Molecule: FMN riboswitch aptamer (RFN element)
RNA sequence: UAAUAUCUUUGGGGAUUGGUGAAAUUCCAUACCGGCAGUAUAGUCUGCGAAGCUCGGUGUAAGCACACCGGGUCCGACAAGGUGAGCAAAGUGUUGCAAUUCCUUGACCGACGGUAAAGUCCGGACGAGAAAAGAGAAAU
Repeated sequence: UAAUAUCUUUGGGGAUUGGUGAAAUUCCAUACCGGCAGUAUAGUCUGCGAAGCUCGGUGUAAGCACACCGGGUCCGACAAGGUGAGCAAAGUGUUGCAAUUCCUUGACCGACGGUAAAGUCCGGACGAGAAAAGAGAAAU
């Protein structure tokens, strides 16, 4: 000096106003919200994360249930027009391509359990976590 082990911190938002009804922040109208990384700035592209399902291990000799750990699986939704960072051709002012991210317009989507049917309420969850920032040895 480098980077690693390791440690610390951070790490998800949103139901307004009405209608119907015995009852709905769940239905209807209207309103509101958008995790992390990549890429020209993204809820809708690509990938990741939590939840769900499933298999194995441990707690426990076995079964069931539960908890934890690990593997697998699952995991929604976008178009049109405009602009042109950039790229290419060509060779000096042109041509072509070029953003599902920008601008305009119109759409669409949202785990599980509970409850009058829920992206927004309550719950698992003062949890977990993609990841971000900072600190940082020993040996070499």